[in-house]
RNA sequence: UGCCGAAUCCGCCCUCCAACAGGAAUGCGGAACGGGGGAACCACUCAAGGGGCGAACCCACGCGUUUUGGCGACGUGGGAGCGCAGGCUCCUUUCGCGCUAGCCCGACAGCUAACCCCGUAGGCCUACGAAGGAGAA
Numbered sequence: 001u002g003c004c005g006a007a008u009c010c011g012c013c014c015u016c017c018a019a020c021a022g023g024a025a026u027g028c029g030g031a032a033c034g035g036g037g038g039a040a041c042c043a044c045u046c047a048a049g050g051g052g053c054g055a056a057c058c059c060a061c062g063c064g065u066u067u068u069g070g071c072g073a074c075g076u077g078g079g080a081g082c083g084c085a086g087g088c089u090c091c092u093u094u095c096g097c098g099c100u101a102g103c104c105c106g107a108c109a110g111c112u113a114a115c116c117c118c119g120u121a122g123g124c125c126u127a128c129g130a131a132g133g134a135g136a137a
Stems, first nucleotide, its partner, number of pairs: 002124003008031005015024003032120006042110001049108001050105004057079006063072003080100005088135007
């Protein structure tokens, strides 16, 4: 100076640092952003439980395993999804690179107006392509 992400801004109280200003932590509140629960109508319907945040999923083959239902932190390939690209922002296409994790609820939740509840963390670093369009300054 930027990136992933909702994870930012403002005010008040109080403690500390500083001693002109201001800065940091805790607590409270507001705005904004994000998420969950929750009617009617509609939708769904055995079991192997089910569900939520998130891009983080699907299929085939091989290998291993198996109680033959299946499973694998294994390999290959395909599909799909997501992120970045010199710097005002956004959209589309293309090329290149990267990711497809982790965590939570606890027998329970489809959609869902009113209404109710929750979060505002954490982690990173050079990415130096192209084309078209819209807007801002």